[in-house]
RNA sequence: UCCUUAUCAAGAGAGGCGGAGGGACUAGGCCCUGUGAAGCCCGGCAACCACUGUAAGACAGAAUGGUGCCAAAUCCAGAAGAACAUGUUUUGUUCUGAAGAUGAGGG
Numbered sequence: 001u002c003c004u005u006a007u008c009a010a011g012a013g014a015g016g017c018g019g020a021g022g023g024a025c026u027a028g029g030c031c032c033u034g035u036g037a038a039g040c041c042c043g044g045c046a047a048c049c050a051c052u053g054u055a056a057g058a059c060a061g062a063a064u065g066g067u068g069c070c071a072a073a074u075c076c077a078g079a080a081g082a083a084c085a086u087g088u089u090u091u092g093u094u095c096u097g098a099a100g101a102u103g104a105g106g107g
Stems, first nucleotide, its partner, number of pairs: 001107008013042001015041003021032003025078002028076002043070003048066003051061003074099001080096006
């Protein structure tokens, strides 16, 4: 980097360093930020894998290790489509799906 698969409406500091950006992508919208962004350290949340129970599995437990995460639903929307409602035009809602993130397995 590619493929498969599961999950993505919950949760997580008035700390230290740092010093201007950030919220994946988008000619979109909206928001956070010198009352301190990104990043690093500490701290915390959670429970995907390893672990324990179970004949195995489902399920449950624990939170040491490997990750991950700690504004707003993946902040909202988004290729494409379906259903329902409304309807002059049209608009709205729900769902599938695209894209993305994370874990695990594999090439």